[in-house]
Molecule: small-subunit ribosomal RNA
Organism: uncultured bacterium
């Protein structure tokens, strides 16, 4: 920093999407360690349990326990004594009451603290918060300083005791008692209040100081005698209250709101100002600079992002606010309207003896619930801090720590070095290899983390005291061991192959992949990226200059209001001066800390933490005065007034005019008129149309008349008059910035429409009829209502357009026109020059995506207004406003949906667009097809099979130039599986081969007989068998391919290099004029050249020459025959075969610049390409062919291979194509008679002879051929006959008899003879070929081939026409141009309805 995506391609506009960063995150897969942070975003949902605010006995009276003393009761260790029965004394202990000292504990009274700390973000759009001020309008416990004081009294009340009620919570009554609890009184310089002064001072209300009079108001004690505590006042500090300026989300489809509302006076209340509250008075106040209402939201420091400006967010930490189950209220207090206080109401939960009570986790843990989702009912007060206390100390879920979670950031590790037989495995492969990959193995080394063992802190400022913690850290020994995944690999975007799948399964952020060769699906191998994480989802910023302040636009892409006037608002000419609001500068205050940035330091580093430093804003103050604003003065260039002229369809009203139209009356006149593409409806013998005369009605104004004029726009057109608006020029007298623009507002506003009343000739929605049509609610025709016209109202929209808002200034030229002024020019004046105002054309600079714009800007600038932000939904719905209604305005509607929609230009293609041109394209002709029968191909049907392919033109007598078997690929049946053929290797056996038996439909099976060669003696050749590896496939894919072919089309086109033009796709060249069969040539030309095509070069034919001369030829010479180049000979001729010549618009006339065209031209065999062939540009149709061949991939392998027999490819209600033969007299039949060319021949052509009616047979010469053979060409011509008939036409079909080929003619051959003698009498719509030796017609030959279904195909010659005015139309094509929303390109695209 950009990229993908609209198109065939391009430029632009414009949206969508991606790459980045971030998060209190969640989900999926995976997971070694540590440090530092962080963790209910949802239900301000409900909460079990424990803890989170107590402390002071040095304020007080008690109570309990303990201590001391003595008294009494019990007790009885022990002692003395004893008659051993007892008797006496008697400690400990225990109990009762008394006294004392004052130790411990503490319910209660009292004090201080529970207003802090901790939580949450529901409410709040607010002086709530931020920032800066004000408080002369205020308060402040504890703390500090200062001054003064603490004298003397009183009465109660908890506790306690007793009684009562209640289930309990608790309450009540009686009685006793204390205080630093409570209450008077005394004192008080100072304090407070009232009255009335003096001085000083402030921005105002006011404040301060001093003095006078009257009134009011304090205290608490304890003591170790040090002090602590108390009271009053003042000051300070701290913390608050209140007020103000500025800032603080969205909606106008929320435009009016408000009655204590706004202000005043007087009171009340408060710490304090104030309608905070109250009485009275006034009627204000807020609002387009957005009030009110509605929605959303705690605000900030900051955090994320961004180059910045901005945008988004407000979790943790810090400040402020608000809240504490919901709502309300006050009490206490320095402070609360109070999270763990009170009262009331409500909901919910719990207890209950049913009467009544108790409770509030948005404190820390924890539970349920909700949710995609968020932790332990932990340890400690050791540290920091807080409360109480004189203190010890107590309390502290604040806090310090630990636990859980990869939730985030940071750090570390999972080893390091060597190691090529590049191992094995895996993947791939063209089988050679390549990749994984120094990776592993293996060798050597190390020990960070984890594990074991030993030591062991700091955190603690005199002592005691460490939760964390036996933690951090240090040391030692030991093992490479315990520690890697996730996403992605078509483009964007780094990274590719194989297999599977086959528009299925699936992927996908966008474009898009997948329909049999998927780098996009799934798997694998490999690669890339990041790494204890990696991906996905969600959200925010960025990219997006895609809301544009920085930094966008509005002719055509979205976007200029239909037009004017104009209030508010915004902006505003020249000069001088003042003050200093904006502006600029210096200084000061503030801008909390944390954070960010810079520099440094501490944890081993880093994250983290610590230290120093850095400021936009706001406020104050001091200056400057250019610019803007303001105030004062002046000016005339903007604007306006005045005077003189001028043009005009500007407007309103009234009057007048002629033509046309229709109707009426009358005349003439007769059969139609009218209307259309053609008709019909309609009108007309009751007299139409037409025509003449007269009269009437309404509407519109011919010509002039136009890039003309006027108007703000809409718009305005006969003539005249009246009224009235605007504009321009000239003069420069007057005013002196009076200007520009304009949200809202007001006015105007085509046509259609609405209301009321007129009018109604024409035209004419609706409607009716007639046509057209598949239909025709249309276009066309005949009628015709509203309307069209007028008056007065309403409506308020148009492609209301220059698709271009208004104003001002500036920026090359040229040319037309309308309307003014001035100068020059005189014989009337045309004209020329110059200067204004309009209206057009061309064009420079410039800007524009281009088209186009260009002093009438879409250029360069300024001011103001309006409008736009992807397409569709939709200018729709809802709401509101207007309207009689129709409807209009407003409208960023939204849901949903798409990845585009769009502008301009380019190249094609297309058009029932245009221009030019060509072609048997039409036309003009000739002959056919379509009707019949047959042949053949195809479709369909049938079948065991009727093998397959070809299917508009460009398939259909096509592949096939020849299916009885074979062919053959199909069907049935029988066989084979190294196989029917071939190659390689190994082993075994044997010559090969010939003959033969049997079985079988054959193939095949089972046998039999005969039978080797070479040799260097190792073996080799050949064959058979067995085994292995290769085989084989007319199986699929012509949409994987090569090659070949058809078609457009033998059409004249298709391109390139350099240059030039264009932002570019592209253009130019190749366009234009003329010409040609031709992009053939000439001229012109920002093009100049070139290539593939065209033409020519090649072949055949037509003329001549030269050379050659057998098998062809025969003029001359000779021989010879019945005849004959038959023979000798000849090289003249024909001919054959080579090589040349010839034709080039070369010559002449005409036209033309030239190219070229033209002529009854000449000459010539041939004349303007002489005729024909071969030759097919770039490309199109995914055209045809995997069955001619080749080939990738897939498939079959005792079969989808292969051999054999038989069948089928030949079927047959039918349909189509291509042909043959006909329908007859231009003919048939019979007889006679004449003339070709080309090609073929040895398993061949076969003369000739004989036989047969014949096909043919038998015998057989010649000929591998200018020699022999097929071979008599036929039509034509001559003669005869038939005489218009289903015939002497026509020959199908059928019967019989044969011939030939072949292993074999049944399915299924051809031919011959005899007999039979079908349809058919010239063919509907429609359609095919052909322009000259052509069509038509006649026969001949060849390939394939045993034979032939050939009437087909390919060639050959004979006879031999007609017609073309012409290019309007049909078809196809070429060039130029135009339109296009088409590009799969009109067989396109696309709209509506239905499913």
């Nucleotide at each position: 920093a950009g990229a993908g995506u609209u198109u065939g391609a391009u430029c632009c506009u414009g949206g969508c999407u991606c790459a980045g960063g971030a998060u209190g995150a969640a989900c999926g897969c995976u997971g070694g360690c540590g440090g530092c942070g962080u963790g209910c975003u949802u239900a301000a949902c409900a909460c079990a349990u424990g803890c989170a605010a107590g402390u002071c006995g040095a304020a007080c009276g008690g109570a309990g326990c303990g201590c001391c003393g003595g008294a009494c009761a019990c007790g009885g260790a022990c002692u003395a004594u004893u008659u051993c029965g007892g008797u006496a004394g008697g400690a400990a202990g225990c109990g009762u009451g008394c006294g004392g000292a004052g130790g411990c504990u503490u319910a209660g009274u009292g004090g201080c603290g529970g207003a802090c700390g901790g939580g949450u973000g529901a409410g709040u759009a607010a002086c709530g918060c931020g920032u800066g001020g004000a408080u002369a309008a205020c308060c402040u416990g504890c703390c500090g300083c200062a001054u003064a004081c603490c004298a003397g009294g009183g009465g109660a009340u908890a506790a306690c005791a007793g009684c009562u009620g209640g289930a309990a919570a608790c309450a009540g009554c009686u009685g006793c008692u204390a205080a630093u609890a409570c209450c008077g009184c005394a004192u008080a310089u100072g304090c407070c209040c009232g009255c009335a002064g003096u001085g000083c001072u402030g921005c105002a209300u006011g404040g301060c100081a001093c003095a006078g009079c009257g009134g009011g108001g304090a205290a608490a004690a304890c003591u170790c005698c040090g002090g602590u505590g108390g009271u009053a006042u003042g000051c300070g500090a701290u913390g608050g209250g209140u007020c103000c300026g500025c800032g603080u989300c969205u909606g106008a489809u929320u435009a009016g709101g408000c009655a204590g509302u706004u202000g005043g006076c007087g009171g009340g209340g408060u710490a304090a100002c104030g309608g905070c509250c109250c009485a009275c008075c006034a009627a204000a106040c807020c609002g387009a600079c957005g009030a009110u209402c509605a929605g959303u939201a705690g605000c900030c420091g900051g955090c994320c992002u961004g180059a910045g400006a901005g945008g988004g967010c407000g979790g943790a930490c810090g400040g402020c606010c608000a809240c504490a189950c919901u709502g309300g209220g006050a009490c206490u207090g320095a402070g609360a309207c109070a999270c763990g206080g009170c009262c009331c109401a409500g909901a919910c939960u719990c207890c209950u003896g049913c009467g009544g009570g108790a409770g509030g986790c948005a404190g820390c843990a924890g539970u349920g619930g909700g949710g995609a989702a968020u932790a332990u009912u932990g340890c400690a007060c050791a540290a920091u801090g807080g409360g109480g206390g004189a203190a010890a100390c107590c309390c502290u879920g604040a806090u310090g720590c630990a636990g859980c979670g990869a939730c985030g950031c940071c750090g570390c590790g999972u080893g390091a070095a060597g190691g090529a037989a590049g191992a094995a495995g895996u993947a791939u492969c063209u089988c050679g290899g390549u990749a994984u990959g120094u990776a592993a193995a293996c060798u050597u080394c190390u020990a960070u983390c984890a594990g074991c063992a030993g030591g062991g802190a700091a955190g603690a400022a005199a002592a005691c005291a460490g939760a964390c913690g036996g933690u951090a850290c240090c040391u030692g020994a030991c093992u490479a061991a315990g520690a890697a995944g996730c996403c992605c690999c078509g483009g964007c975007u780094a990274a590719c192959u194989a297999c599977g799948u086959g528009c299925c399964a699936g992927c996908a952020g966008c474009c898009g992949c997948g329909g049999u060769a998927a780098u996009a699906c799934g798997u694998a191998g490999g690669a890339u990226g990041c790494g204890a994480g990696c991906g996905u989802u969600a959200u925010c910023c960025g990219g997006a200059u895609u809301u544009a302040u920085u930094g966008g636009g509005u002719u055509u892409a979205a976007a200029g209001g239909g037009u004017g006037c104009g209030c508010a608002g915004g902006c505003g000419g020249a000069c001088c001066g003042g003050a200093a609001a904006g502006u600029c500068a210096g200084c000061g205050g503030u801008a909390a800390a944390a954070u960010c940035g810079a520099g440094g330091a501490g944890c081993u580093c880093a994250a983290c933490u610590c230290c120093u430093u850095c400021c936009a804003g706001c406020c104050g103050u001091u200056g400057a005065a250019a610019c803007u604003g303001u105030c004062g003065g002046u000016c005339u260039a903007g604007a306006g007034u005045g005077g003189g002229c001028g043009a005009g369809a500007a407007g309103u009203a009234u009057g007048c005019g002629g033509a046309a139209u229709g109707c009426g009356u009358g005349g003439u006149g007769u059969a139609g008129c009218g209307g259309u593409g053609a008709a019909a409806u309609g009108c007309a013998u009751a007299g139409a149309u037409a025509u003449c005369a007269c009269a009437c009605a309404g509407a519109a104004c011919u010509c002039c008349g136009a890039u003309u004029g006027c108007g703000a726009a809409g718009g305005c057109a006969g003539c005249a008059u009246a009224c009235c608006g605007g504009c321009g020029c000239c003069c420069a007298a007057c005013u002196g910035a009076c200007g520009c623009u304009c949200a809202g507002g007001c006015a105007c506003g085509a046509a259609a429409g609405c209301g009321u009343g007129g009018g109604u000739a024409u035209c004419g929605a609706a409607c009716a009829g007639g046509a057209u049509u598949a239909g025709a609610u249309a276009c066309c025709c005949u009628g015709g209502u509203a309307g069209u016209c007028c008056a007065c109202g309403c409506a308020g929209u148009a492609a209301a357009c220059g698709a271009u808002g208004a104003a001002u200034a500036c920026u090359a030229a040229c040319u037309g026109u309308c309307u003014g002024g001035c100068c020059c020019g005189a014989u009337u004046g045309a004209g020329g020059g110059u200067u204004g105002g309009g209206u057009g054309g061309u064009a420079c600079a410039g800007a524009g995506a281009a088209a186009g714009c260009g002093u009438u800007a879409a250029g360069u600038a300024u001011u103001c207004c309006a409008c736009c932000u992807g397409g569709g939904g939709a200018g729709u719905a809802c709401g509101c406003c207007g309207g009689c209604a129709a409807c209009g305005g407003u409208g960023a509607a939204a849901a949903c949906u798409c990845a585009a929609a769009g502008g301009a230009a380019u190249u094609g293609a297309c058009g029932g667009g245009g221009g030019c041109c060509c072609g048997c394209a039409c036309a003009a002709g000739c002959g056919g097809a379509g009707g019949a029968a047959c042949a053949u191909g195809u479709g369909g049907u049938u079948u065991a099979a009727u093998u397959c392919g070809a299917u508009g033109a460009u398939a259909c007598g096509c592949g096939a130039g020849g299916a009885a078997c074979c062919u053959u690929a199909c069907c049935c049946g029988g066989g084979c599986u190294c196989a029917a053929a071939c190659g390689a290797c190994a082993c075994a056996g044997g010559a090969a081969u010939a003959c033969u038996u049997u079985u079988g439909a054959a193939a095949g099976g089972a046998g039999g007989u005969a039978g080797c060669u070479c040799u260097a003696c190792g073996g080799a050749g050949c064959c058979u068998g067995u085994g292995u590896c290769g085989a084989g496939g007319u199986g699929c894919u012509g949409c994987a391919u090569g090659g070949u072919u058809g078609u457009c089309g033998u059409c004249a086109g298709c391109u390139c290099g350099u240059g030039c033009c264009g932002u570019g796709a592209g253009g130019u060249g190749u366009c234009g004029g003329c010409u040609u069969a031709a992009g053939u040539g000439c001229c012109a030309u920002a093009a100049c050249g070139a290539g593939c095509g065209c033409a020519a070069c090649c072949c055949c034919c037509a003329u001549c020459g030269c050379c050659a001369g057998u098998u062809a030829c025969c003029a001359u010479c000779a021989a010879g025959u019945a005849a004959a180049g038959u023979u000798g000979g000849g090289g003249a001729c024909u001919c054959u075969g080579g090589c040349g010549a010839g034709a080039c618009u070369g010559c002449c006339g005409g036209c033309g610049c030239a190219a070229g065209c033209u002529g009854u031209g000449a000459g010539g065999a041939a004349g303007g390409c002489g005729g024909g062939g071969a030759u097919g540009a770039c490309g199109u149709c995914a055209a045809a062919u995997c069955a001619g061949c080749a080939c990738g991939g897939c498939c079959c392998u005792u079969a989808c291979g292969u051999c054999c027999g038989g069948g089928g490819c030949g079927a047959c209600a039918c349909a189509c194509g291509u042909g043959u033969u006909a329908c007859a007299a231009u003919g048939g039949c019979a007889g006679g008679u004449a003339c070709a060319g080309a090609g073929a021949g040895a398993a061949g052509c076969g003369a000739c002879a004989u036989g047969g009616c014949g096909a043919c047979a038998u015998g057989a010469a010649g000929c591998g051929g200018a020699a022999c053979u097929g071979u008599c060409a036929a039509a034509a011509c001559c003669u005869g006959u038939c005489u218009c008939a289903g015939u002497u036409c026509g020959g199908a079909u059928u019967g019989g008899a044969g011939u030939c080929u072949g292993c074999a003619a049944c399915c299924c051959g051809a031919c011959u003879c005899c007999a039979u003698g079908a349809a058919g009498c010239u063919g509907g719509a429609u359609u095919c070929g052909c322009u000259a030796g052509u069509a038509a017609u006649c026969g001949c030959g060849c390939a394939u081939c045993a034979g032939c279904c050939a009437c087909g195909g390919c060639g050959c010659g004979g006879u031999g026409a007609a017609u073309a005015c012409g290019u309007u139309c049909c078809c196809g094509g070429g060039c130029c141009u135009u339109g296009u929303a088409c590009a799969c390109a009109c067989c396109g695209c696309c709209c509506g309805u239905c499913a």